RNA sequence: CAAAAUGUCUUCUAGGGUUCCGGGCCGAUCCAAUCAUCGGCUGGCUGGUCCGAGAGAAGGCGCACCGGGGCAGCCUGGUGUACACGGCGGGAAAAAAGCCCGGGAGAA
Numbered sequence: 001c002a003a004a005a006u007g008u009c010u011u012c013u014a015g016g017g018u019u020c021c022g023g024g025c026c027g028a029u030c031c032a033a034u035c036a037u038c039g040g041c042u043g044g045c046u047g048g049u050c051c052g053a054g055a056g057a058a059g060g061c062g063c064a065c066c067g068g069g070g071c072a073g074c075c076u077g078g079u080g081u082a083c084a085c086g087g088c089g090g091g092a093a094a095a096a097a098g099c100c101c102g103g104g105a106g107a108a
Stems, first nucleotide, its partner, number of pairs: 007061006015051002020048002022045001023042007062081008083103001085106001089101003
């Protein structure tokens, strides 16, 4: 002097609530009674859908370094990708959250 990425995505999990489905309760209609249909309440309903981690998991791509192949565009193998305490408050057309603000404020 030059380059550089505490990269990015996917599928999950802890966690999260309540639109929808299902569950529970109440009411109306029907019925001999259930069932059924409609309406209301309920997530202090373990569920399905759904949201979901920087500091959780796995994987893909990328990146760095070392190799192999190819005239070249390019293909390909290995290793590494560490560490990480953390509010209050605010944001989301269901809502809430370890989501986002945020590897922020602050602490060490």
The RNA shown here (Guanidine-I riboswitch aptamer) has 108 nucleotides. It matches the Rfam family "Guanidine-I riboswitch aptamer". Its family is annotated with regulation of gene expression in the Gene Ontology. Model confidence (mean pLDDT): 84 of 100. Of the family's consensus pairs, 100% are formed in the model.